RNA sequence: GGCUUAUAGAGAAAGACGGAGGGAUUGGACCCUGCGAUGUCUUAGCAACCUGUGCUUACAAGGUGCUACGUUCUACUCAACCACUUCAAAAACUGGUUAAGAAAGAUAAGCG
Numbered sequence: 001g002g003c004u005u006a007u008a009g010a011g012a013a014a015g016a017c018g019g020a021g022g023g024a025u026u027g028g029a030c031c032c033u034g035c036g037a038u039g040u041c042u043u044a045g046c047a048a049c050c051u052g053u054g055c056u057u058a059c060a061a062g063g064u065g066c067u068a069c070g071u072u073c074u075a076c077u078c079a080a081c082c083a084c085u086u087c088a089a090a091a092a093c094u095g096g097u098u099a100a101g102a103a104a105g106a107u108a109a110g111c112g
Stems, first nucleotide, its partner, number of pairs: 002111006013043005021032003026075004044067003049063002051060003071104001076101002079098005
C1' cells in the first nucleotide's frame, strides 16, 4: 500500500529544536502562520478502538490514536423549500438554504 468492519458536531497544551509556508489530494470559500505556524522530540493531558480486571453498568490505562477551525466548509446523488423565469400558472434550467446518502480521506481492529 490492498480488503472487511466500526467510529467521528464531544474532549484534551506546555517546553525544546527548526525556519516557511500550512489546514490529505484538485477547484472554490474560510482560516492558521516570523507574537514562529506545518513538522520533529520531550513532558503533560484527552479519549476508550484493542487490551486487562470485573461480569455487563463499571474500573484501570499496557498497544495505538488524538490535543486550531464539524473530516474547517463545499463539490457528487436525491428530497423539501425559496429565488429567478412567465401575461398567468406549471415544469425544466440556473442559483441559494436545509436534511439524508454516497465518494474520498482519517483512526482503530481484523485478514491475506

A computed fold for a 112-nucleotide RNA from a Bacteroidota bacterium, annotated as SAM riboswitch aptamer (S box leader). Lineage of the source: Bacteria > Pseudomonadati > Bacteroidota. It was read from a public genome assembly, where an Rfam model found it.